[in-house]
RNA sequence: AUUGAACGCUGGCGGCAUGCCUAACACAUGCAAGUCGAACGGUAACAGAAGAGCUUGCUCUUGCUGACGAGUGGCGGACGGGGGAGUAAUGCAUAGGAAUCUGCCCAGUAGCGGGGGACAACGUGUGGAAACGCACGCUAAUGCCGCAUACGCCCUACGGGGGAAAGCGGGGGACCUUCGGGCCUCGCACUAUUGGAUGAGCCUAUGUCUGAUUAGUUUGUUGGUGGGGUAAAGGCCUACCAAGGCGACGAUCCAUAGCUGAUUUGAGAGGAUGAUCAGCCACACUGGAACUGAGACACGGUCCAGACUCCUACGGGAGGCAGCAGUGGGGAAUAUUGGACAAUGGGGGGAACCCUGAUCCAGCAAUACCGCGUGUGUGAAGAAGGCUCUAGGGUCGUAAAGCACUUUCAGUAGGGAGGAAAGGAGUGUAGUUAAUACCUGCAUUUUGUGACGUUACCCUCAGAAGAAGCACCGGCUAACUCCGUGCCAGCAGUUGCGGUAAUACGGAGGGUGCAAGCGUUAAUCGGAAUUACUGGGCGUAAAGCGCGCGUAGGCGGAUUGUUAAGUCUCAUGUGAAAGCCCUGGGCUCAACCUGUGCACUGCAUGGGAUACUGGCAAUCUAGAAUACAGUAGAGGGUAGUGGAAUUUCAGGUGUAGCGGUGAAAUGCGUAGAGAUCUGAAGGAACAUCAGUGGCGAAGGCGACUACCUGGACUGAUAUUGACGCUGAGGAACGAAAGCGUGGGGAGCAAACAGGAUUAGAUACCCUGGUAGUCCACGCCGUAAACGAUGAGUGCUAGCGUUGGGGUCUUUAGGCUUCAGUGACGCAGCUAACGCGUUAAGCACCCCGCCUGGGGAGUACGGUCGCAAGAUUAAAACUCAAAGGAAUUGACGGGGGCCCGCACAAGCGGUGGAGCAUGUGGUUUAAUUCGAAGCAACGCGAAGAACCUUACCAGCCCUUGACAUCCCGAUCGCGGAUAAUGGAGACAUUAUCUUUCAGCUAGGCUGGAUCGGUGACAGGUGCUGCAUGGCUGUCGUCAGCUCGUGUCGUGAGAUGUUGGGUUAAGUCCCGCAACGAGCGCAACCCUCAUCCUUAGUUGCCAUCAUUUGGUUGGGCACUCUAAGGAAACUGCCGGUGACAAGCCUGAGGAAGGCGGGGAUGACGUCAAGUCCUCAUGGCCCUUACGGGCUGGGCUACACACGUGCUACAAUGGCGGAUACAGUGGGUUGCUACCCCAAAACCUGGAGCUAAUCCCCAAAAGCCGUCUCAGUUCGGAUUGUUCUCUGCAACUCGAGAGCAUGAAGUUGGAAUCGCUAGUAAUCGUGGAUCAGCAUGCCACGGUGAAUACGUUCCCGGGCCUUGUACACACCGCCCGUCACACCAUGGGAGUUGGUUUUACCCGAAGCCGGUGAGCUAACCGCAAGGAGGCAGCCGACCACGGUAAGGUCAGCGACUGGGGUGA
Repeated sequence: AUUGAACGCUGGCGGCAUGCCUAACACAUGCAAGUCGAACGGUAACAGAAGAGCUUGCUCUUGCUGACGAGUGGCGGACGGGGGAGUAAUGCAUAGGAAUCUGCCCAGUAGCGGGGGACAACGUGUGGAAACGCACGCUAAUGCCGCAUACGCCCUACGGGGGAAAGCGGGGGACCUUCGGGCCUCGCACUAUUGGAUGAGCCUAUGUCUGAUUAGUUUGUUGGUGGGGUAAAGGCCUACCAAGGCGACGAUCCAUAGCUGAUUUGAGAGGAUGAUCAGCCACACUGGAACUGAGACACGGUCCAGACUCCUACGGGAGGCAGCAGUGGGGAAUAUUGGACAAUGGGGGGAACCCUGAUCCAGCAAUACCGCGUGUGUGAAGAAGGCUCUAGGGUCGUAAAGCACUUUCAGUAGGGAGGAAAGGAGUGUAGUUAAUACCUGCAUUUUGUGACGUUACCCUCAGAAGAAGCACCGGCUAACUCCGUGCCAGCAGUUGCGGUAAUACGGAGGGUGCAAGCGUUAAUCGGAAUUACUGGGCGUAAAGCGCGCGUAGGCGGAUUGUUAAGUCUCAUGUGAAAGCCCUGGGCUCAACCUGUGCACUGCAUGGGAUACUGGCAAUCUAGAAUACAGUAGAGGGUAGUGGAAUUUCAGGUGUAGCGGUGAAAUGCGUAGAGAUCUGAAGGAACAUCAGUGGCGAAGGCGACUACCUGGACUGAUAUUGACGCUGAGGAACGAAAGCGUGGGGAGCAAACAGGAUUAGAUACCCUGGUAGUCCACGCCGUAAACGAUGAGUGCUAGCGUUGGGGUCUUUAGGCUUCAGUGACGCAGCUAACGCGUUAAGCACCCCGCCUGGGGAGUACGGUCGCAAGAUUAAAACUCAAAGGAAUUGACGGGGGCCCGCACAAGCGGUGGAGCAUGUGGUUUAAUUCGAAGCAACGCGAAGAACCUUACCAGCCCUUGACAUCCCGAUCGCGGAUAAUGGAGACAUUAUCUUUCAGCUAGGCUGGAUCGGUGACAGGUGCUGCAUGGCUGUCGUCAGCUCGUGUCGUGAGAUGUUGGGUUAAGUCCCGCAACGAGCGCAACCCUCAUCCUUAGUUGCCAUCAUUUGGUUGGGCACUCUAAGGAAACUGCCGGUGACAAGCCUGAGGAAGGCGGGGAUGACGUCAAGUCCUCAUGGCCCUUACGGGCUGGGCUACACACGUGCUACAAUGGCGGAUACAGUGGGUUGCUACCCCAAAACCUGGAGCUAAUCCCCAAAAGCCGUCUCAGUUCGGAUUGUUCUCUGCAACUCGAGAGCAUGAAGUUGGAAUCGCUAGUAAUCGUGGAUCAGCAUGCCACGGUGAAUACGUUCCCGGGCCUUGUACACACCGCCCGUCACACCAUGGGAGUUGGUUUUACCCGAAGCCGGUGAGCUAACCGCAAGGAGGCAGCCGACCACGGUAAGGUCAGCGACUGGGGUGA
């Protein structure tokens, strides 16, 4: 784009077309083919006329008239109408042909004379239920049969012979008449024949779908002769003879199918289709058969058989909607049991007319196409309402309302064409004729024919009045928001949406697109160059046969001539009409109808052209081949020979191991191995040479010699004269393995055995070892048979090597030319990789092969094979991909380089014990919540007895504990004390204290409290996967990017890679890159040195003073805190590339980043946090909010993390006059004193702090203990106290006395640390009423070790592989189990179809017979001719029997395959 469509929702009008695609399934009922009285005998019904009877409105008579049932006869029922079963050619289309027929029609010629005998109807009788008959008798004809005639016709032996006919009607002057008519004439009919027209039959060529998993087929088959038969040629039929015919250019067989004009799509070429309309064919319940006829083997005829239906008196009969309507059934689905012959056409008739479900109309259906309408203008308060919202608004929206108009269509009332011309009657005229009759033609007058039809069309009236839906809105694809839902419900053409903010589901608002329709489904073509003729490919994506030889076929060198098949051109015929196209016309337009033209790309015939191709003839040598002379070679085959090595055997020497592996063991060996020497045997393979060297078609070929043999190359001449290339089938060759027969068997070695390894190890490793490997003969016929690249020919830059030749030169050589063989590379090609004279370039020619992945190179069938198997080769089903090349990452038990307390080297721990603390688990009314590998677990929590607190139980409050607004009341409020009830919150009461502010002085306003109403408050409720902010982590790792340029089809690359160097993408050099940004470093803080400034509360060298820097004094020093200086590879030397840098040294307080901190790139982990805070959405609202009491977060079979204290002598205990630093302090730190044994308490100075206090530093030093569960260790428990606090029961800390557990250095494993570090020792602070073994900070003492980068972990850069990209915690293979699906095999079974053989043999034609019967003709007669019944035979439908072929259904069981969270 389209449709004979269907379905869903919706539906105003008209025009025009179309309407059982399925069951060629079965059919009730009605109709669809009759007509002619001008062929005939006649008169059943109707009407009329006349007559009769009479009862005066009835009966009867008369075929008399109009007419006409049934019958004879003629013509027509072969047309028209239907559906498409069969048919792959007896068909159709196109173009031709000759051996034919043709009713009615047209034209011509010649006729139409004279006789005869019957049969229906009818009558009588009779059978039957009916259908339908039977017998006898009568009768007509355009029915039937002779005779006569025969222009033309037919047959012929060329002499001859044969054969027709029918009448009917109209009119009529003369004449005749048996009054019927004859006769004449006209018309129609009839006979014979010729020609035409029309129609039909036959033949030929070409074209006409699929399958080769159908390869052979055919016996009347192919041809001939004789005969028969037909309208006609012909094996059409028959007898005989011959053995042909068809087929790879696809016969035969199977399946499917009516063919065409055309329709639809497409730019075209093509593809698909074959409704309506038109041409042809075939069919008419199924099968067979003929009759009649001009025409049939006959839709509404006959006969027979079969199935089915109906009637029946059971004896027998009837029927055929694939005609029009209609019914049932089938189906997703397809209409009225309508009107009329008015028109067009058909049949009959002389005509009027009759018939016509052909046809014309109407009805039903939005089924298709076309047209029209459902209003138009104005109208902003941008109404109400809906939706939305950032709460302002926006949008539906000039849309509506309102105002002003119009009236198509529908409705109503009227008018009103055309489709109608014929026909009849009259008149006139012409023809015919003897005729002014008749008849016919024309003209004219008149009459008069319409189903549709209430027609089209015109006009009246009224009133916006009666008339809009459907689909879609994530992208493709025009059109977006809200609500609901929450991987549910659902959507989906494709991609895919939906798991709580869905533009994708459902609804709504809005929008978009079409519009009386709109969507969906189905189907065809297009896009699809996705079967490629136009117009594709085959190195790696699917695709080159393993390789050559060669048949058919295809293609083919040069010249000349000829031919004219292909080719080109012209003409003629045909290519039906319709349709398409162009252009006119008619319906108001259009659809539609109609005229003309073009076209129909085709076929045939004729004429012409001759370049090219082909045919024929002749010639040539450039292709090809042969002869001659040489060359190289693992080319092939046969026979022989050789040495090295392995093994075995024999012998000698000799002694304990050998062998094997990562390490071992099995194995061999004291019966003498292994080692070594000598000898022998036997088999197989041929080191070095050896080479991107050689040969061969490929497979392949490697010691040497001989023989036989194939091919290649080179050179120069000669010969042949296109002999060539390719190659479907075919037939050769064809690695390894395997098979058969017979040999052989040293080594190696599937299977197998043993030993190891391992979780296992039917493997890898080891020890053995059989087929096999070898030979001969015969099979197999496959390989990643690979260059994943078919063969041949020509053309298109260059460099090496092998075998020859030529030439220049003497050479180590150069140049050149053939044939091979390599690595790169130009042009060109390619998706890229890559190829590139050995093409994957540019061309020609031939063959093979491909057409998404899987199923599957499988099944079935065929062929081959001894088998294994090979070859040929599907489908169902399933998926939306599979695949190629390249890119960026990530990853690798890949590679290279480098770093880090990463390992190593060390020191100290954890893991074992007790306790503390956190977590899991369990428990509980609750044990609130979060954190989960590193990067959760002394984490949020810098401190849960109440509070905190979020949890639980119980008791209370409901505008609320808190904020804003409104109304009313009061003038307050607040504070203190007390009482009652209660667990308390709270409720009630009493007393005391205080009596708001401003102003216009009216009261109002503000403020406060109480009460009330609703808006609202409130939520540590959910979502960290809706978020902000903040944080962790990789990681203080050295990286992450951009602009411009360049390269690439592109993703991308380059820069950022490389050579060095660094802690560093730090710096240098190089470079199609040049620059830049975020990171690194530096700038900041602190510590270490010095200087300057300043000296109180700090300090004290000098001078006094006391011996307390206490004081005077001083600010030099320490210190404090401000500012400066200093360090930069700056200097020397070495090294490096004259670089960057590195190494050593000097100087220096400090040396190569001086130590420490702050500082965290692009990003990753949907990392953590909605319980800090903020916040979208959702949820609760007398509760998930608020208050209170008590409890819980502190539970305890257990498991883990982090710590403390220990296990002791580097220690415990005791003693004394050692030495810090950071910090904190008024609700505080508290000196000092008193009491106590102590925690603590009482008094109390000082200090808002360089001033006073906390403040004692501890390890250290001295003494003692002497290796033990202890003078270690301190858990646990008892008891007495202290402190804080409203309150220490659950559940705090501390002190004293008593008790004195485990534990004797900790398995596997694992953590921290590189210098003022680890280890060890104490001190301070935050939180805090009280409560650290935690956290943060401070100082004291103060080590050991680092060879080094192989390994573990993490990271950086480069490179490589990849089937990964959620990125190796990836991807992914197979079995098994379960479910479902399709399919192969399958004992069989059921059905279809087909073949062969045989049996049966209806009807019928043909043949034979015909003793029975017999009108026309012959005959005087007898009889004959002819015919009929009957009987027989041949053919043959249906049916039957037997045996096959083939297809399909079902099938226990079974095989593999596909799919599944």
Molecule: small-subunit ribosomal RNA
Organism: uncultured prokaryote